[in-house]
Context: one part of a larger RNA
RNA sequence: UGACAAGGGGUAGCACAAACGGUAGAGCAUAUGGUUUAAUUUGAUGUAAAGUAAAGAACCUUACCAAGGCUUGACAUGCUGGGAAUCCUCUUGAAAAAAAAGGGUGUCUUUAAGAAUAUAGACAUAGGUGGUGCAUGGCUGUCAUUAACUUGUGUCGUAAAGUGUUGGGUGAUGUCUCACAAUAAGUACAACUCUUGUGCUUAGUUGCCAUUAUUGAGUUUGGAACCUUGAGUAGACUACCAUUACUAAGUCGAAGGAAGAUGAGGAAGAUGUCAAGUCAUUAAGCCUUUUAUGCCCUAGGCUACACAUGUGCUAUAUUGUCUAGAACAAAGGGUCUGGAUCCUAUAAGGGUGACCUAACUCCAAAAUCCUAUUCUUACUUCGGAUUACAGGUUGUAACUUACCUACAUAAAGCUGGAAUCGUUAGCAAUCAUUGGUCAACCAUGUGAUGGUUAAUUCAUACCUGAGGCUUUUACU
Numbered sequence: 001u002g003a004c005a006a007g008g009g010g011u012a013g014c015a016c017a018a019a020c021g022g023u024a025g026a027g028c029a030u031a032u033g034g035u036u037u038a039a040u041u042u043g044a045u046g047u048a049a050a051g052u053a054a055a056g057a058a059c060c061u062u063a064c065c066a067a068g069g070c071u072u073g074a075c076a077u078g079c080u081g082g083g084a085a086u087c088c089u090c091u092u093g094a095a096a097a098a099a100a101a102g103g104g105u106g107u108c109u110u111u112a113a114g115a116a117u118a119u120a121g122a123c124a125u126a127g128g129u130g131g132u133g134c135a136u137g138g139c140u141g142u143c144a145u146u147a148a149c150u151u152g153u154g155u156c157g158u159a160a161a162g163u164g165u166u167g168g169g170u171g172a173u174g175u176c177u178c179a180c181a182a183u184a185a186g187u188a189c190a191a192c193u194c195u196u197g198u199g200c201u202u203a204g205u206u207g208c209c210a211u212u213a214u215u216g217a218g219u220u221u222g223g224a225a226c227c228u229u230g231a232g233u234a235g236a237c238u239a240c241c242a243u244u245a246c247u248a249a250g251u252c253g254a255a256g257g258a259a260g261a262u263g264a265g266g267a268a269g270a271u272g273u274c275a276a277g278u279c280a281u282u283a284a285g286c287c288u289u290u291u292a293u294g295c296c297c298u299a300g301g302c303u304a305c306a307c308a309u310g311u312g313c314u315a316u317a318u319u320g321u322c323u324a325g326a327a328c329a330a331a332g333g334g335u336c337u338g339g340a341u342c343c344u345a346u347a348a349g350g351g352u353g354a355c356c357u358a359a360c361u362c363c364a365a366a367a368u369c370c371u372a373u374u375c376u377u378a379c380u381u382c383g384g385a386u387u388a389c390a391g392g393u394u395g396u397a398a399c400u401u402a403c404c405u406a407c408a409u410a411a412a413g414c415u416g417g418a419a420u421c422g423u424u425a426g427c428a429a430u431c432a433u434u435g436g437u438c439a440a441c442c443a444u445g446u447g448a449u450g451g452u453u454a455a456u457u458c459a460u461a462c463c464u465g466a467g468g469c470u471u472u473u474a475c476u
Stems, first nucleotide, its partner, number of pairs: 002475001005472004011466001015460001019423005026314008034305002042053002064300001066298001068296003073125001077124002079121003087103001089100001091098002107115003127289002130287003136283001138278003141274001143272001148187006154163002166179004193266004198234007208223002213220001237260001241253001244250001316416001320375001323372003332363003338355001342351003382413001387408001390405004429452007
């Protein structure tokens, strides 16, 4: 000096407290462990693994297993030989592939061959999702968006080191201020950046339209006010007033204002820590393999199931279920698609194919809510698992192993022990919409979007971890 343990004083945080809603009990979905298996490919394992890599395992993917094949190889470069390549027919086979037969030469540059293409041969070598993340790069998690980490010169100490960075205040912050053997400076913080909230200017098409005409309808004429969409610009800085403070930094209160004290939310993550994660994205050292640990193909597996754990969804009903009616969003996507309309079917779906390369058209119907109806505390008109049968869709293919629909069936579950998690405002809770991946889909996942819209705290140091100061200590 640092670390650890114990103590002291001090600070902030959904850390506790207060409140709301969950998990742990049920069924199912999904991931993992375990077990099983020919194989159940592999990685990730306290926080910081477990709806994770995987933004989508029927084939492919696929790395695993069984069987069948290949050995200069599926792929790359170099050498040599003969043939042009493409194309067509038949046999065997589960396919990969193997065997046989036939016709037939072009195109481009040049007349010798080459380009291009398949094939044969010999080797140099290809190949490896084989090992090592404890040999590595790169990327990522974590403490943590926590406030911290350093340097020059000076100075002090024999030196390791100290000082600065401490102290009084203040602040979200090593933020600022005052003091001071320190004085300057850098990284992080803050600011710049993006979205959102207000006004103004400008531009009006496919968007908008108050008044006035007009129509079935901004449909048309007309308009640039409003809305809206782009672009530009203004605006918030403790600026103003009062209060308090060392008349410093600041604190507190009010006004005006769309917004008030970093306005709200993102992106952005210092020095380092965990030999943290990744050799299976890719790169790359070393080791290892080369008639196999490489490559091709068919079928299976990754979906198994006494059990255990995590993360979710649906519920257990009356703040409700069912039926009918009537309104109001935002964002997103669409041409090998989005699909209106009409016909048809109980429904999933089928047929038709207007319009749209999209502010024009389509997906599209928003749903909680509201207005009425039914049920009346009942394992029920709650709940929907499971099972039987009949259909539909995608796709060569739906048995292992897809989704959807109709009818029938109607399980557990009556608010869940110890314990434990999330959340401070347009947030939690609740309601629906949509994207990506994608032939289809095991999505209840995940990324976005809006609708409805609470309660409680503004205190503390009791629990938990964190930063800083300080005391002791047999560690360093």
Small-subunit ribosomal RNA, 3' major domain from Azadirachta indica, 476 nucleotides, folded computationally.